The RNA shown here (small-subunit ribosomal RNA) has 1480 nucleotides and comes from a metagenome. It matches the Rfam family "Bacterial small subunit ribosomal RNA". The coordinates come from a structure-prediction model, not an experiment, and the mean pLDDT is 86.
RNA sequence: AGGGUUUGAUCCUGGCUCAGAGCGAACGCUGGCGGCGUGCCUAACACAUGCAAGUCGAACGCGCACUUCGGUGCGAGUGGCGAAAGGGUGAGUAAUGCACAGAUAAUCUACCCUCGGGACGGGGAUAACACUGGGAAACUGGUGCUAAUACCCGAUGUGACCACACUGGCGCAUGACAGAGUGGUAAAAUGAAUUUUGCCCGAGGAGGAAUCUGUGUCCUAUCAGCUAGUUGGUGAGGUUACGGCUCACCAAGGCUAAGACGGGUAGCAGGCCUGAGAGGGUGGUCUGCCACACUGGGACUGAGACACUGCCCAGACUCCUACGGGAGGCUGCAGUGGGGAAUUUUGGGCAAUGGGCGAAAGCCUGACCCAGCGACGCCGCGUGAAUGAAGAAGGCCUUCGGGUUGUAAAGUUCUGUCACGGGAGAAGAAAUGUGCCUUCGGGCAUUUGACCAUCCCGAGAGGAAGCUCUGGCUAAACACGUGCCAGCAGCCGCGGUAAUACGUGUAGAGCUAGCGUUGCUCGGAUUUACUGGGCUUAAAGGGUGUGUAGGCGGUUUUGUAAGUAAGGUGUGAAAUCCAACGGCUCACCCGUUGAACUGCAUCUUAUACUGCAUAACUCGAGGGUCGGAGAGGAUAGCGGAAUUCUGGGUGUAGCGGUGAAAUGCGUAGAUAUCCAGGAGAACGCCGGUGACGAAGGUGGCUAUCUGGCCGACAUCUGACGCUGAAACACGAAAGCCAGGGGAUCAAACGGGAUUAGAUACCCCGGUAGUCCUGGCCCUAAACGAUGUGCACUUGGUGGUGGGAUCUUCGGGUCUCGCUGCCGUAGCGAAAGCGUUAAGUGCACCGCCUGGGGAGUACGGUCGCAAGACUAAAACUCAAAGGAAUUGACGGGGGCUUACACAAGCGGUGGAGCAUGUUGUUCAAUUCGAUUCUACGCGAAGAACCUUACCCGGGUUUGACAUGCACGUGGUAGUGAACUGAAAAGGGAUCCACCCUGUUUUACAGGGAGCGUGCACAGGUGCUGCAUGGCUGUCGUCAGCUCGUGUCGUGAGAUGUCGGGUUAAGUCCCUUAACGAGCGCAACCCUUGCUCUUAGUUGCCAGCGGAUAAUGCCGGGGACUCUAAGAGGACUGCCGGCGUCAAGUCGGAGGAAGGUGGGGACGACGUCAAGUCAUCAUGGCCCUUACGCCCGGGGCGACAAACGUGCUACAAUGGCGAGUACAAAGGGAAGCAAGUCCGCGAGGCCAAGCAAACCCCAAAAAGCUCGCCCCAGUUCGGAUUGGAGGCUGAAACCCGCCUCCAUGAAGUUGGAAUCGCUAGUAAUCGCGGAUCAGCCAUGCCGCGGUGAAUGUGUUCCUAAGCCUUGUACACACCGCCCGUCAAGCCACGAAAGUCGGGAGCGCCUGAAGUCGCUAUCCUAACCGCAAGGAGGGAGGCGCCCACGGCGAGACCGGCGAUUGGGACUAAGUCGUAACAAGGUA
Repeated sequence: AGGGUUUGAUCCUGGCUCAGAGCGAACGCUGGCGGCGUGCCUAACACAUGCAAGUCGAACGCGCACUUCGGUGCGAGUGGCGAAAGGGUGAGUAAUGCACAGAUAAUCUACCCUCGGGACGGGGAUAACACUGGGAAACUGGUGCUAAUACCCGAUGUGACCACACUGGCGCAUGACAGAGUGGUAAAAUGAAUUUUGCCCGAGGAGGAAUCUGUGUCCUAUCAGCUAGUUGGUGAGGUUACGGCUCACCAAGGCUAAGACGGGUAGCAGGCCUGAGAGGGUGGUCUGCCACACUGGGACUGAGACACUGCCCAGACUCCUACGGGAGGCUGCAGUGGGGAAUUUUGGGCAAUGGGCGAAAGCCUGACCCAGCGACGCCGCGUGAAUGAAGAAGGCCUUCGGGUUGUAAAGUUCUGUCACGGGAGAAGAAAUGUGCCUUCGGGCAUUUGACCAUCCCGAGAGGAAGCUCUGGCUAAACACGUGCCAGCAGCCGCGGUAAUACGUGUAGAGCUAGCGUUGCUCGGAUUUACUGGGCUUAAAGGGUGUGUAGGCGGUUUUGUAAGUAAGGUGUGAAAUCCAACGGCUCACCCGUUGAACUGCAUCUUAUACUGCAUAACUCGAGGGUCGGAGAGGAUAGCGGAAUUCUGGGUGUAGCGGUGAAAUGCGUAGAUAUCCAGGAGAACGCCGGUGACGAAGGUGGCUAUCUGGCCGACAUCUGACGCUGAAACACGAAAGCCAGGGGAUCAAACGGGAUUAGAUACCCCGGUAGUCCUGGCCCUAAACGAUGUGCACUUGGUGGUGGGAUCUUCGGGUCUCGCUGCCGUAGCGAAAGCGUUAAGUGCACCGCCUGGGGAGUACGGUCGCAAGACUAAAACUCAAAGGAAUUGACGGGGGCUUACACAAGCGGUGGAGCAUGUUGUUCAAUUCGAUUCUACGCGAAGAACCUUACCCGGGUUUGACAUGCACGUGGUAGUGAACUGAAAAGGGAUCCACCCUGUUUUACAGGGAGCGUGCACAGGUGCUGCAUGGCUGUCGUCAGCUCGUGUCGUGAGAUGUCGGGUUAAGUCCCUUAACGAGCGCAACCCUUGCUCUUAGUUGCCAGCGGAUAAUGCCGGGGACUCUAAGAGGACUGCCGGCGUCAAGUCGGAGGAAGGUGGGGACGACGUCAAGUCAUCAUGGCCCUUACGCCCGGGGCGACAAACGUGCUACAAUGGCGAGUACAAAGGGAAGCAAGUCCGCGAGGCCAAGCAAACCCCAAAAAGCUCGCCCCAGUUCGGAUUGGAGGCUGAAACCCGCCUCCAUGAAGUUGGAAUCGCUAGUAAUCGCGGAUCAGCCAUGCCGCGGUGAAUGUGUUCCUAAGCCUUGUACACACCGCCCGUCAAGCCACGAAAGUCGGGAGCGCCUGAAGUCGCUAUCCUAACCGCAAGGAGGGAGGCGCCCACGGCGAGACCGGCGAUUGGGACUAAGUCGUAACAAGGUA
């Protein structure tokens, strides 16, 4: 510090997501030790049991026990102090709280400290106790006795307090302080005793408490108004104290947009987490403050409480009960139940620290100190160390060579942390007390440890490693299994048979007593932007103006010192953080010191800027005078053209309308035309990126009223300004209400068309409405998608309105406004903007924060309604979006090409047959090819074979290859009878070979062969979507790219575009491009002309010879020809056109002319095109079978459909007879002349020829003559019968040919569709491959005869280039919308129903304070007494908790049904949008 994710790619916007740190955590797997911390976040839910506050006999009496008789101890009680601390929790509380800074001249304070002063004299009770009652108990009544440091009275009064009047200086002030004077009021307690403790009155201190003020302190405006003790005053009461704190009276105030009131949530802070910081989040442990103590209310006591383990009352709950009554409060420490994902021991000790009481010993202390449990966190240690290559075994992978696990292990040599056993044992301990000593300061000795560090000895590598991950982000990969299944997943996304993404294994990566997951916070996120964002098109400028509050504000002077700045002082608790040093072996942890705590208050100083006050100024702003332009607004009047209607005339059969029609109008006279009249609405030309207005908007002419703007002059005012929440006004069209008006046009509606449908587009009609008046509505793509104002920043060129000046009167120059275009810098993601900014700044307002849900729901406000304004959430997605790029596409455009169309010729589609395919059938009809680019295709030859299919019979190392082991000598080979359909079985007979060694008879070893067994062979089995190779197609179309440079942030562009030209990205010119490559062309083959060379088997002109005839022979090279080489054509020449070009048009010459004709040759790529069945090949599958052999069958089936062909339908023909002219091929298991036989196919015999020699071989159409005479024929030949021939083991399924006979359909073919531009189409025959033969009418070649038409590009198809639009990129066979149907989810409405908190009105009114009262009772004081004062009880009153009644408002749960919404591989109907999306 960034990364992933929208796209084919790019830049931007923008969300989602990851890497980091943290936690009082939880869950999963795993787990050796120690230290320091930490541990109910949920039910402030309920609690069994134990403990958590007592102590004092040196305050008091009594009782009991013991006694050394001195006393000591215990018990309940009176009395004192404490129990208001400590400990717990966070329910409530948004301020009666907390934090910081202040105030108290408005206060209190037990114990403690200091100082001053004092304690005299009396009195009456009461608990305990005793006796006696009540009660189950808790508890309680009566009578009697008694003490005090309990209670009471009087005296005294340094101070104190109160009252009165006075003086002094002080304070902002209410006033306070000090001083002197007079009068009045109120005290006390003793105990032990050697010093001492306690008590009373005052003053001060320390600590504590109380009150007040300022500032700060969460969300919500879908909470906008709240308030009657409310705000203030006077007086009184009350309090420690000020105060409406309370009360009486008076006044009518107080708070609020700087957010009152209401609702929700929440203890606050020091701090803690995160972050670069600013911020954001948080408040557990520790510290400070607050609040609470079962829920609610209340007071008492006291220095202090309205009191956690006190009291009273009410309520809920639990428990006891003898049913009459009682008891209780763990949010103290442990612990239990419950809740929950989840949080510990019913431990030890007062040894330390601290607290209470006590003179003290001491007692009490779940505060505290320790221990226990939990990897909950942080920190530390260990699980061994060294050596060790045969790189062991095993595992995994493998290209089978090896690699890896891996020095890892084993082995060898060592060590001893921790844990374990045994033993020793520090600090925390110093005091108090007691004893002794003392110079009275103190010193010495002794006593006290719950817990436990550490050390020593022993033994032995022994007891101690896991978790997650390995597609990218993100470090780390292979195999197997699985097969969109099972599963994974933080995001993107993996999985449909070769998964580095699932599961397992192996290997690796990371961390380590932990590792992962989940949850939450901050970060990354500049993604709420103060630091530090935006608003033309991505989300975002309010429709426009006027204007209130607010914000901001020109020049100069003086004052002030609020803001601002500097310094001082006080405070900002401690802990924490940070730094230094130190203590635990280190670290965590802890200690000491320092810094810091960025803050607040106060004092002093400064005065540039801002503020405030003051005095001025004129440039901002406004006024004045004189001029100016204008569809600016309102009202009234007037006008012509057109439309329509009415009346009349002329006139006749149509008019109208459309793509074409029809509905409609018209013989009752339309349309057309003329005349006259009526009505309403809108204003042609001028008219213009011209004018005006704030926007909406404004257009005939005239008049009246009226707003704004501009210029000139520089005359007046003197900052009067800018912006602008709230508010107010205006606000197109449509719509609404009332009344008019109604010509045109025209929602709805009717009809006609179109269509599969057509509730549309088109047509004929037509009502609201469109118009006017008045009143509403208040929205628009209300757009420049651009808020308003001011200032600044290069220019050019127009339009429009003023002015100045010069003028030769044409015009020029300057200046102030408004309005356009192009462009500099700059800006911008780009497109673009660019003095009219989207540039550079300032001021103010409005608005945005992913897409959908949704501008919707609910609530509120407005509206007659329609609806408008304001405006969410649940849920869901990982995108949605902007600009630009390259393609592709368009029922977009331009240019161009092609037998693409047109113009022609001939076909197909109809018939019969051949052949291929589909379908069906079958035991099998093997397989593949399926738009163009499958279908006479693979197949250039299916009777067996082929053959892959089916049935049946056989076989298992195999029909074929290689290796190993063993065996084999009559072995290998040969193979007759016989069985069998064959394969096969069977075995008579015949009969072997090579090499080496030795004792050369023979034996041993080896090879080949054979047999047995093992490895393996074999597979036309699957996957062409795992592949190679080959092929088709676009397409012989002219394209496809690269290097360098340049442009662009980039994808990319340029080059390759443009102007010409070409068959061509062919060439030329221009040019930020310059060059180059693969393609084009050329080079190659063939054909067309000529020449040279050569001359047999070819040829024969001349010469000679021979024949019936023939190059037959001698001979010849002239010719043809053959086959090798060469020449020839290049727009080279001439003319026109053209840019002095490329080129093109015409011409000459030439065999050939602009590529001469034909062929081979096929760029980058596309179609997951075709082929695993040519071949090769990964993976998978079969292995006595999915391999191999054989016989037979099938591939030839046949209702039907399609493709490709052949033959025809006839006279340009058929038949018969005669006759002429090719080219290119083939031939030895071959071609075969010729003779003979046969009607013929063919047969017998047979010359020649391995071929320019011989043969196939007859070419046919053609030409000549003749017949046929338009018919199902002398056309046509299918089909069938008979008889034959040939090939072949074999023609039944299932061959070809011949002869005789038979003689079907068919008379030129619907919609539609194919080929062809010249030696082409058409037509005629010939040959070859395959092949025994042939189903060949196929295919591949060859020559003969030999046309027509077009010279164009409107249309169909296809293609190329440029351009344009795009929401497409799997690329239009694209994308995509809505209803309906199904499932599921959340939400709204809803008759109602249930619940909650808060308030209001009324009723009731416990306990209790306060007040009143004199019914009862009454020790202390007064009084001789009677009685009184005072007190208590009772009663009454105010207030008031719980409770009750009532009416509403608010919030929430459920709710039949209902509404839309989101989501969900393959449902239905259409096709709305994206291209002109087919009606923009």
The sequence is in RNAcentral, with records from SILVA.